[in-house]
RNA sequence: GCCGUCUUAGCUCAAUUGGCAGAGCAUCGCACUUGUAAUGCGGAGGUUGUUGGUUCGAUUCCGAUAGACGGCA
Numbered sequence: 001g002c003c004g005u006c007u008u009a010g011c012u013c014a015a016u017u018g019g020c021a022g023a024g025c026a027u028c029g030c031a032c033u034u035g036u037a038a039u040g041c042g043g044a045g046g047u048u049g050u051u052g053g054u055u056c057g058a059u060u061c062c063g064a065u066a067g068a069c070g071g072c073a
Base pairs, nucleotide, nucleotide: 001072002071003070004069005068006067007066010025011024012023013022019056027043028042029041030040031039049065050064051063052062053061
């Protein structure tokens, strides 16, 4: 220099012939307990890396760009 994969909640990851963004752990509240842990119930938490385009509608399709990883030279 060229090519490919990945980027979504605090962490680890789902979600596609384009149609309301989810789970586990963590966190907060309540119940249970003499108290804590465990367990059960509930809550909060997201500009889907950034930016532009296509579309009635984009995590998903297209362009550019940043970062991480891998391959070739």
Source information: Transfer RNA from a Bacilli bacterium, 73 nucleotides, folded computationally. It matches the Rfam family "tRNA". The family's RNA type in Rfam is transfer RNA. Gene Ontology term of the family: triplet codon-amino acid adaptor activity.